SAM riboswitch aptamer (S box leader) from an Anaerolineae bacterium, 117 nucleotides, folded computationally. The organism belongs to Anaerolineae, within Bacteria. It matches the Rfam family "SAM riboswitch aptamer (S box leader)". Rfam describes the family as follows. The SAM riboswitch is found upstream of a number of genes which code for proteins involved in methionine or cysteine biosynthesis in Gram-positive bacteria. Model confidence (mean pLDDT): 80 of 100. The sequence was found by an Rfam model in a public genome assembly.

């Protein structure tokens, strides 16, 4: 960097450093010198992977594998403003003089994890 699969309306903040933009892109709307973003420390959330336990099924030479559930962890990541902040494309419904707009479903893009090349 590419591909595959899963998840994305829940949850979780203090301190220090720096000093101007940041929220991926575009539009909107927000955050930001009462210091955002980023980095560091500590703390926390969560349960994707790992570990452990239970259950069930299948192999079987006595432990291994798949599914489901659970506790939590000196483990590997991730995350701790706003639903991925909202929308963007397509379809349906409502609405209207036409609209704006709202709701639903799917998609695209993105993020994170696991696996593969």
């Nucleotide at each position: 960097u590419u591909c595959u699969c899963a998840u994305c309306c829940a949850g979780a903040g203090g301190g220090g450093a720096c000093g101007a933009g940041g929220g991926a892109c575009c539009g909107g709307c927000c955050c930001g010198a009462u210091g955002a973003c980023u980095c560091c420390c500590c703390g926390g959330c969560a349960a994707c992977c790992g570990u452990c336990c239970g259950u069930c099924c299948g192999a079987u030479g006595u432990u291994c594998g798949a599914g489901c559930g659970g506790c939590a962890c000196u483990g590997g990541u991730g995350c701790c403003a706003a639903u991925u902040c909202c929308g963007g494309c397509a379809g349906g419904c409502a609405g209207c003089g036409a609209g704006a707009u709202g709701c639903c479903u799917g998609g695209a893009a993105g993020a994170u994890g696991a696996g593969a090349g």